[in-house]
Context: one part of a larger RNA
RNA sequence: CGAACGCUGGCGGCAGGCCUAAUACAUGCAAGUCGAGCGCGAAAGUCUUCGGACGAGUAGAGCGGCGGACGGGUGAGUAACGCGUGGGAAUCUGCCCAGUAGUGGGGGACAACUUAUGGAAACGUAAGCUAAUACCGCAUACACCCUACGGGGAAAAGGGGGCUCUUUGAGCUCUCGCUAUUGGAUGAGCCCGCGUUAGAUUAGCUAGUUGGUAGGGUAAAGGCUUACCAAGGCGACGAUCUAUAGCUGGUCUUAGAGGAUGAUCAGCCACACUGGGACUGAGACACGGCCCAGACUCCUACGGGAGGCAGCAGUAGGGAAUAUUGGACAAUGGGCGCAAGCCUGAUCCAGCCAUGCCGCGUGUGUGAAGAAGGCUCUAGGGUUGUAAAGCACUUUCAGUAGGGAGGAAAAGCUAGUAGUUAAUACCUGCUAGCCCUGACGUUACCUACAGAAGAAGCACCGGCAAACUCCGUGCCAGCAGCCGCGGUAAUACGGAGGGUGCGAGCGUUAAUC
Numbered sequence: 001c002g003a004a005c006g007c008u009g010g011c012g013g014c015a016g017g018c019c020u021a022a023u024a025c026a027u028g029c030a031a032g033u034c035g036a037g038c039g040c041g042a043a044a045g046u047c048u049u050c051g052g053a054c055g056a057g058u059a060g061a062g063c064g065g066c067g068g069a070c071g072g073g074u075g076a077g078u079a080a081c082g083c084g085u086g087g088g089a090a091u092c093u094g095c096c097c098a099g100u101a102g103u104g105g106g107g108g109a110c111a112a113c114u115u116a117u118g119g120a121a122a123c124g125u126a127a128g129c130u131a132a133u134a135c136c137g138c139a140u141a142c143a144c145c146c147u148a149c150g151g152g153g154a155a156a157a158g159g160g161g162g163c164u165c166u167u168u169g170a171g172c173u174c175u176c177g178c179u180a181u182u183g184g185a186u187g188a189g190c191c192c193g194c195g196u197u198a199g200a201u202u203a204g205c206u207a208g209u210u211g212g213u214a215g216g217g218u219a220a221a222g223g224c225u226u227a228c229c230a231a232g233g234c235g236a237c238g239a240u241c242u243a244u245a246g247c248u249g250g251u252c253u254u255a256g257a258g259g260a261u262g263a264u265c266a267g268c269c270a271c272a273c274u275g276g277g278a279c280u281g282a283g284a285c286a287c288g289g290c291c292c293a294g295a296c297u298c299c300u301a302c303g304g305g306a307g308g309c310a311g312c313a314g315u316a317g318g319g320a321a322u323a324u325u326g327g328a329c330a331a332u333g334g335g336c337g338c339a340a341g342c343c344u345g346a347u348c349c350a351g352c353c354a355u356g357c358c359g360c361g362u363g364u365g366u367g368a369a370g371a372a373g374g375c376u377c378u379a380g381g382g383u384u385g386u387a388a389a390g391c392a393c394u395u396u397c398a399g400u401a402g403g404g405a406g407g408a409a410a411a412g413c414u415a416g417u418a419g420u421u422a423a424u425a426c427c428u429g430c431u432a433g434c435c436c437u438g439a440c441g442u443u444a445c446c447u448a449c450a451g452a453a454g455a456a457g458c459a460c461c462g463g464c465a466a467a468c469u470c471c472g473u474g475c476c477a478g479c480a481g482c483c484g485c486g487g488u489a490a491u492a493c494g495g496a497g498g499g500u501g502c503g504a505g506c507g508u509u510a511a512u513c
Base pairs, nucleotide, nucleotide: 003509004508005507006506007505010360011359012358013357014356015355016353017352018318023316024315025314027313028312029311032066033065034064037063038062040060045054046053047052073271074270075269082196083195084194085193086192087191088190091188092187096184097183098182099181100180101179102178103177104138106136107135113128114127115126116125117124118123144153145152146151158176159175160174161173162172163171164170165169197243198242199241204234205233206232209231210230211229212228213227214226215225216224246268247267248266249265250261251260252259253258273294274293275292276291277290296307297306298305299304324350326349327348328347332346333344334343335342336341363393364392365391366390373384374383375382376381397454399449400448401447402446403445407440412434413433414432415431416430417429418428419427457502458501459500460499461498462483463482464481468497469496470495471494472493478485479484
């Protein structure tokens, strides 16, 4: 140290967990939401006076809007304005904030649906009906754009709540929208200086190539593109080519300078089966969108179709090696919505793994007859060793039982009040009150209970380098990081006793300083 292997293994906290095949993927989930834009519109079931009513204008499919360009993954490619840093001018920017001016009057369709019909399916075809904040004209246009006579370009008086009236509606008003435009904020695109691995056993490279003019194109400068003209441009200060590689903040090491590295977290970039292309859009040339080609897999009635885990889990394979097909939207954040709310494998949590770091425990005191046993011995003894037993205590952690925060003063609802208004509606702000909302969770933490009870290993002991004897073996078996041990008295091999060092770890191996 993102480690692996061997032996061993009590608890907790905080982190981390496919480095290999960017190999192939069964299954489930990972992006929806809005009825306060619009037209349609069930059923189960319950009740019944058997007509029907409720269910319900709910579920649902469809048109339409916003979001699927964020979030999440991976590092294949890339030696590059890709990244880092410092500058720059020729740009766009949905939602958001502030300002200004408008929101007049019309029209025709297409889904859903109905009918007919093709197909195994995927999916269609024809005719007919219909709505809109969908679509298209007309009117208007200060500012705005192209131009400089002048011309051209917009919208949705729509939706919700209430009051009044002449009530299929109109007027007024509040809130949310729409159109044009100005400024801001945010985000993005573009250009330049400097820095950014190795090889010269790679020395020449380049024709849209370098520059100009004109046309085109882009949101925007530009050979970005096309035609014509000129013949330039780069290069030993290393071009071109080849190999390797995502870059950075950082991380490891070190007294520092350096060296190595780029897991986790954060910023940028690139990619989404392989290659190419555009469409839509404020934003993509789009991981869970479209089209074409290719490889692969699957379905088929052989006519034709479907698919893309480098999202979260999970499977096979590869490998020394890397986890659950878990819970919840309670919190934070995101999308949609006026809101309630819905969605969210983002996220928050839980599960597995001594993978790492940190903390705690495996008892404490006393106890010499220096017990027994083991080992050793010069046979006296020595050592294991206060170690054990015994005696007296304690109960962390684990266990059992009970209590119990905080993560939620949020958010929501109701009431009061201020603004708005004709208004006590609606809406917004503030204040107060109320009940409800916790995945984790048998939470953290606290109290009680019982009993030393449930909890120690690993490596080494020739020198380096802390720690020594006996037995076995006999250049054998074996050890070994280096020097080197072993051929009959081995402190170096194997075992035992003893010792040394670390300790829920200890050793070995790989890698780096």
This is a predicted structure of a 513-nucleotide part of an RNA (small-subunit ribosomal RNA, 5' domain) from an uncultured Gammaproteobacteria bacterium. RNAcentral holds the full RNA, with entries from Greengenes. Model confidence (mean pLDDT): 82 of 100.